[in-house]
RNA sequence: CGCGGGGUGGAGAAGUUAGGCAUCUCGCCAGGCCCAUAACCUGGAGGUCAUCGGUUCAAAUCCGGUCCCCGCAA
Numbered sequence: 001c002g003c004g005g006g007g008u009g010g011a012g013a014a015g016u017u018a019g020g021c022a023u024c025u026c027g028c029c030a031g032g033c034c035c036a037u038a039a040c041c042u043g044g045a046g047g048u049c050a051u052c053g054g055u056u057c058a059a060a061u062c063c064g065g066u067c068c069c070c071g072c073a074a
Base pairs, nucleotide, nucleotide: 002072003071004070005069006068007067010026011025012024013023020057028044029043030042031041032040050066051065052064053063054062
């Protein structure tokens, strides 16, 4: 140099096929319950979906460039 997979709140993942309000689990914060803690219940904060452009009324999703991680081949 070539090929394939991946990058999404603090952590782990889904969502991409077929563009249309970004979801789940854990964690964090507050409240409830309890003598109290854990568990359980309710609510909340936290994402400009790696990055830069393009297409489109509309992009995490489609197209192109770049960066990073993993694997294969050499």